[in-house]
RNA sequence: CUCGACAAUAGCAAACCCACUGAAAGGUGGGGACGCAAAGCCAUGGGUCUAACUCCCUUUUUCGAGGGAUAUGACUGCCAAGCCGCCGAAG
Numbered sequence: 001c002u003c004g005a006c007a008a009u010a011g012c013a014a015a016c017c018c019a020c021u022g023a024a025a026g027g028u029g030g031g032g033a034c035g036c037a038a039a040g041c042c043a044u045g046g047g048u049c050u051a052a053c054u055c056c057c058u059u060u061u062u063c064g065a066g067g068g069a070u071a072u073g074a075c076u077g078c079c080a081a082g083c084c085g086c087c088g089a090a091g
Base pairs, nucleotide, nucleotide: 002091003088004087011036012035016031017030018029019028020027021026034077040083041082044080045079046078047075048074049073054069055068056067057066058065059064
């Protein structure tokens, strides 16, 4: 350096519940542990989610209602890229 033990030390926390927040996806805090050797950071590429605004269609006298498209909104615990990092058996 690669690699990752039924090692040690430390850490994170899925689902679900509660509160707050947001149009929603989601986020934050508390509880809670399915898991995680980068489940540390980062929305850069792909992917996924949402659709307030905007545009289109239908309907309607109007108000409104329904449907579709769209990220400028999100997700790093989906896969990569980049940055940083604890421990040390075997190979």
Predicted 3D model of a 91-nucleotide RNA (c-di-GMP-I-GGC riboswitch aptamer) from an Anaerolineae bacterium.
The coordinates come from a structure-prediction model, not an experiment, and the mean pLDDT is 87.
It matches the Rfam family "c-di-GMP-I-GGC riboswitch aptamer". Gene Ontology term of the family: cyclic-di-GMP binding.